[in-house]
Molecule: c-di-GMP-I riboswitch aptamer
Organism: Domibacillus robiginosus
RNA sequence: UGGAAUAAAAGGUAAACCGUUCGAAAGGCCGGGACACAAAGCUGCAGAUCUAAGGCUCCUUAAGGCUAUGAUGGCUGAGCUACUUCG
Repeated sequence: UGGAAUAAAAGGUAAACCGUUCGAAAGGCCGGGACACAAAGCUGCAGAUCUAAGGCUCCUUAAGGCUAUGAUGGCUGAGCUACUUCG
């Protein structure tokens, strides 16, 4: 340098669930806890998915429908960065 991999070594992260807290919700923070992960490190750039406060619409005043400016990096791709070993 950039390709492959987790056999070894050193490690790392932390699903579901429970508690606290923020949020309209999706979901996030913190603590416990481990399903799993070779980038499950970072970035909402592209797509996808989730939610619908607000807005629009319908209606009986309701139920309902549409919509991201909200969310997901442990949905996929892309970009950037990185330990060990082998080539």